[in-house]
Molecule: SAM riboswitch aptamer (S box leader)
Organism: Ancylomarina salipaludis
RNA sequence: GAUUUAUACAGAAGAGUGGAGAGACAGGCUCGAUGAAACUCUAGCAACCUGACACCAGUUAAGGUGCUAAGUCCUGAUCCAACAGUUAUGGAGAAUAUAAAUU
Numbered sequence: 001g002a003u004u005u006a007u008a009c010a011g012a013a014g015a016g017u018g019g020a021g022a023g024a025c026a027g028g029c030u031c032g033a034u035g036a037a038a039c040u041c042u043a044g045c046a047a048c049c050u051g052a053c054a055c056c057a058g059u060u061a062a063g064g065u066g067c068u069a070a071g072u073c074c075u076g077a078u079c080c081a082a083c084a085g086u087u088a089u090g091g092a093g094a095a096u097a098u099a100a101a102u103u
Stems, first nucleotide, its partner, number of pairs: 001103008013042005021031003025076004043068003048064003051060003072095001078092004
């Protein structure tokens, strides 16, 4: 990198360094010199895998990841419903992210 499965309307931030970008991509909208990204430390959330306890359900949070603005920030190919002139709406789905497994 690819494939499969599961989940994605909940939850959880301070400090130091740094010095202009960030929110995947496109459009929008937003965040940012009252300090963006990135790195470090500390704290926290969650419970996918392992562990421990219970051995059905579950509990815990020690280890491996992940995460801590906005619903995955909103919309996005395509299909269905309703309306029907269009936009806007609901559902599926695509795309994306994370985990576990395989390659």